A computed fold for a 71-nucleotide RNA from an Anaerolineales bacterium, annotated as transfer RNA. Rfam family: tRNA. By type it is a transfer RNA. The sequence is in RNAcentral, with records from ENA.
């Protein structure tokens, strides 16, 4: 200093430009003497900041933050 990748609920992980899903946790209600378990519902998310498009997690720029490879 160049290049390359990664960033999506708390946590892992889908998503071919058109409603952001699952699992695990959380919290509520059933079930239970009580808890656990099951069962049913609930809240949580696209890293920022532009810019194309009617329409962006997804194209494009620029920046953060991590990780790797050359020097």
């Nucleotide at each position: 200093u160049g290049c390359g990748g990664a960033u999506u609920c708390g946590u892992c992980u889908a998503g071919c430009g058109g409603u952001a899903g699952g699992a695990c946790g959380u919290c509520u209600g059933a079930c239970u003497c009580u808890g656990a378990c099951u069962c049913a519902g609930a809240a949580a998310g696209c890293c920022c900041u532009g810019g194309u498009u009617c329409g962006a997690a997804c194209c494009c720029a620029g920046g953060a933050u991590c990780c790797g490879c050359a020097u």